[in-house]
RNA sequence: UUGUCUAACUGCCAAACCCUCAGUGAUGUGGGGACGGAAAGCCACGGGUCUCAUGGAGUUUGAGACAGCCGGGUUGCAAAG
Numbered sequence: 001u002u003g004u005c006u007a008a009c010u011g012c013c014a015a016a017c018c019c020u021c022a023g024u025g026a027u028g029u030g031g032g033g034a035c036g037g038a039a040a041g042c043c044a045c046g047g048g049u050c051u052c053a054u055g056g057a058g059u060u061u062g063a064g065a066c067a068g069c070c071g072g073g074u075u076g077c078a079a080a081g
Base pairs, nucleotide, nucleotide: 005081012037013036017032018031019030021028022027035068041074042073043072045071046070047069048066049065050064051063052062053061
């Protein structure tokens, strides 16, 4: 210096729910609030889930959402072992 595991200190983020705004919708912005999180920072590349359109239904196809579903990529804080 790098990687992994794991304490401490200083801190960080923020689930459900409520209010508000945007959206056909999934959902997202802002405020409150903490279930939790060592990347719960960022990225839609792969899988998955969800929404809309098409369609008699299903499949297919197209567009979108979810990074706190999993994998992956990338950047980063701390200082003992």
Source information:
Model confidence (mean pLDDT): 79 of 100. A computed fold for an 81-nucleotide RNA from Paraferrimonas sedimenticola, annotated as c-di-GMP-I riboswitch aptamer.